[in-house]
RNA sequence: UUCUUAUCAAGAGCGUUGGAGGGACUGGCCCAUUGAAGACGCAGCAACAGACAUUUUGUACUGUGCUAAUUCCUGUAGCAUCAUUUGCUAAAAGAUGAGAA
Numbered sequence: 001u002u003c004u005u006a007u008c009a010a011g012a013g014c015g016u017u018g019g020a021g022g023g024a025c026u027g028g029c030c031c032a033u034u035g036a037a038g039a040c041g042c043a044g045c046a047a048c049a050g051a052c053a054u055u056u057u058g059u060a061c062u063g064u065g066c067u068a069a070u071u072c073c074u075g076u077a078g079c080a081u082c083a084u085u086u087g088c089u090a091a092a093a094g095a096u097g098a099g100a101a
Stems, first nucleotide, its partner, number of pairs: 001101008013042005021031003025075001027073002043067003048063003051059003071093001076090005
């Protein structure tokens, strides 16, 4: 990087450094000099895999992951509603874990 599979309505931030971007992409809408991204430290959330136990479950030890907004909304198809708006469902895309090539 590609493929398979599970989940994505809940949850959890401070400090130092840094100095203008960030929220994957599109269009929106937001966040940001009252300090963005990134890096580091400490803390926290969760429970995917492993481990352990008193094994329909639990612990949170190990490996990841995560800590603005539903994956922020949206894109494609369908249904309903309505007078072009709103809602619902399923995809696609994306993210993370595990397995495989």
SAM riboswitch aptamer (S box leader), 101 nucleotides, folded computationally. The coordinates come from a structure-prediction model, not an experiment, and the mean pLDDT is 87. The sequence was found by an Rfam model in a public genome assembly. Its Rfam family is "SAM riboswitch aptamer (S box leader)". About the family: The SAM riboswitch is found upstream of a number of genes which code for proteins involved in methionine or cysteine biosynthesis in Gram-positive bacteria.